[in-house]
Context: one part of a larger RNA
RNA sequence: AUUGAACGCUGGCGGCAGGCCUAACACAUGCAAGUCGAACGGAAACAUGUCUAGCUUGCUAGAUGAUGUCGAGUGGCGGACGGGUGAGUAAUACUUAGGAACAUGCCUUUGGGGGGGGGAUAACUAUUGGAAACGAUAGCUAAUACCGCAUAACGUCUACGGACCAAAGGGGGGAGCUUGCUCCUCUCGCCCAAAGAGUGGCCUAAGCGAGAUUAGCUUGUUGGUGAGGUAAAGGCUCCUACCAAGGCGACGAUCAGUAGCCGGCCUGAGAGGGCGAUCGGCCACACUGGAACUGAGACACGGUCCAGACUCCUACGGGAGGCAGCAGUGGGGAAUAUUGGACAAUGGGGGCAACCCUGAUCCAGCAACGCCGCGUGGAGGAUGAAAGGUUCUCGGAUUGUAAACUCCUGUCAGAUGGAACGAAAAAGUCUGCUUAAUAAGCGGAUUCUAUGACGGUACCAUCAGAGGAAGCCCCGGCUAACUCCGUGCCAGCAGCCGCGGUAAUACGGAGGGUGCGAGCGUUAAUC
Numbered sequence: 001a002u003u004g005a006a007c008g009c010u011g012g013c014g015g016c017a018g019g020c021c022u023a024a025c026a027c028a029u030g031c032a033a034g035u036c037g038a039a040c041g042g043a044a045a046c047a048u049g050u051c052u053a054g055c056u057u058g059c060u061a062g063a064u065g066a067u068g069u070c071g072a073g074u075g076g077c078g079g080a081c082g083g084g085u086g087a088g089u090a091a092u093a094c095u096u097a098g099g100a101a102c103a104u105g106c107c108u109u110u111g112g113g114g115g116g117g118g119g120a121u122a123a124c125u126a127u128u129g130g131a132a133a134c135g136a137u138a139g140c141u142a143a144u145a146c147c148g149c150a151u152a153a154c155g156u157c158u159a160c161g162g163a164c165c166a167a168a169g170g171g172g173g174g175a176g177c178u179u180g181c182u183c184c185u186c187u188c189g190c191c192c193a194a195a196g197a198g199u200g201g202c203c204u205a206a207g208c209g210a211g212a213u214u215a216g217c218u219u220g221u222u223g224g225u226g227a228g229g230u231a232a233a234g235g236c237u238c239c240u241a242c243c244a245a246g247g248c249g250a251c252g253a254u255c256a257g258u259a260g261c262c263g264g265c266c267u268g269a270g271a272g273g274g275c276g277a278u279c280g281g282c283c284a285c286a287c288u289g290g291a292a293c294u295g296a297g298a299c300a301c302g303g304u305c306c307a308g309a310c311u312c313c314u315a316c317g318g319g320a321g322g323c324a325g326c327a328g329u330g331g332g333g334a335a336u337a338u339u340g341g342a343c344a345a346u347g348g349g350g351g352c353a354a355c356c357c358u359g360a361u362c363c364a365g366c367a368a369c370g371c372c373g374c375g376u377g378g379a380g381g382a383u384g385a386a387a388g389g390u391u392c393u394c395g396g397a398u399u400g401u402a403a404a405c406u407c408c409u410g411u412c413a414g415a416u417g418g419a420a421c422g423a424a425a426a427a428g429u430c431u432g433c434u435u436a437a438u439a440a441g442c443g444g445a446u447u448c449u450a451u452g453a454c455g456g457u458a459c460c461a462u463c464a465g466a467g468g469a470a471g472c473c474c475c476g477g478c479u480a481a482c483u484c485c486g487u488g489c490c491a492g493c494a495g496c497c498g499c500g501g502u503a504a505u506a507c508g509g510a511g512g513g514u515g516c517g518a519g520c521g522u523u524a525a526u527c
Stems, first nucleotide, its partner, number of pairs: 001526003005523005012374005019366001020332001025330003029327003034077003039074002042070002046068003049064007084285003094207006102200003107196007115149001117147002124139006155164003169188009211255001216248003221245005226238003260282004264275004287308005310321004338364001340363003346360001347358004377408004388399004412468001414463005422454001429445005471516002474513002476497003482511005492499002
C1' cells in the first nucleotide's frame, strides 16, 4: 500500500460498487421454459349471441362451436440459449500463432420446384386393471404428423454405360358454384440446390506450476497395407486381417501430490513477486457411476434408460425425487443478505401480429463490507480567576474563546406542496406501392389516444428551529504526544528493545495532550 475479510468499541445522511472464500453437505415450500387456434381434429372451463321450456318478466334449466376465446390432445419451433458452480482436469484444458480433411436450424442472396395418391393414430366413446404412479382392449377421426407414385439437376454415386434422391399447406380479400371445393390476388410458410455471414467440430507448434528422497515407461504400444466407422483427417476401432519392431525419456518420460486457464487484479521506480472474488472470453460439471435416444446442435442442470447411496409415499403388489437456477431451511464456519416488486426498459423463446413466458434483466430490501462526497454549525465573545476539574514552589498555571452571552445561517435528517429523463416502438388517421379492389400486407408522413416496477423517485419550492447527529486508538524509544494518584517483580503491559522489587512519563485510574475521524483499533493474508 492492499483485501469478497472477520473480531472489539462506536455509529448521522447520500451516491456507486461488491456480499457462503468453509460442506461439489442435505434440502421443506414457492417460482426459474414455454409458445403457436394464421398446422389439426375439436370444445372441458369462462363470456356473448341465438333457439326451446318454465315462470317469482328477467333469471333458472337445456340445446347450439355461431362468436370471443381455449383445458387436455396430435403437430411445429424452442427446452443444446440464458442462469449456477469450480468437484475433476498438469493437458482431449487454456493463451498465442498457424493449418486442412468438415458440419451448420434460424438469417441474407441466387437458381429451380411446389403434380397426383394412400393407410394410420392420439384426443374422443365403450369396457376394464391398479391404493397410486400409470395403463390394457375394442371402435371412430384430422393435419404443415406418416408413407408410396410422378418429376430430377449446376446434387449424390459411378465400372463413365448409367443409376438414385423431394415437397405442405395455411391466412386476408374477391369471384364462382356442386357448401366445401375451384380460380384470381397479396402474404406467412414447404422442397431441392449454390453462395454468404455467423457458429461449431478437428489438427500442429510454442508457452502455461512444483517433487529425482519418483529413472526408466509403453503391446493398439510406434509405423505401414487393408477393412470398418465419423460431418470430417487419424490406431478412432479391428480376439475370430496381415506385416515390420518400433515409440517416449536427465531439453525430466513414467509416477505421486497441488491446481480450472486467460483478459486481468494487488504490490513494486522497474524487473519481478502474489492472486485468478465481482465483469468479459474459453473449458469442465449437474446426487454418484455408466449409456445411448431425439435433434441442425446434447451424450442434455429443471429429458430418457440402467446401476448405486440417500430421502419420501404405499392398500406391501409397487412407485416418486435430485436448488453447483432465484429466494429460503438445517448443518459446517471467524464469516457472507429478502421465502420482495416488475416485465416499464434492454435482451431471449414462441407467434403474421396483438400478445404470452422470462428469479436473464431492471429495481427495491438487509449489513459502515469497500471507495467517494456531505454534515454534526458560523461570526463575535477575557482584567485570559465565570463556576467546576487537574496541578502547584500556594504566587500561580492549565482546561480555555472553550462555555455562558450576542448576532447569524439552514446543508443533511423532519413536515408540506410541485415535479422530470428513462417511452419509443406498438395501435389509430392520412397517403404511396401492390391488386380488379376503397380487404389484407409493405413503405412514408402526421398528430390526436394509450403504455413506468423503481416511485411517497431524482430535482425544485416553502416551513420550523442550533435544534436530531462523535467516536476510537495512542502518549518510554522506534513514533507525533506528560503530569498526579494507586500498585509495589504483585496486579499487569508488550510489535521489537523491554517496563513493574515504595516517588513507574512503559501497569490501573484521572487531568492534559498527539493522531485519525463515521469511523478507529486488533487479527489474518499478499507485495
A computed fold for a 527-nucleotide part of an RNA from an uncultured prokaryote, annotated as small-subunit ribosomal RNA, 5' domain.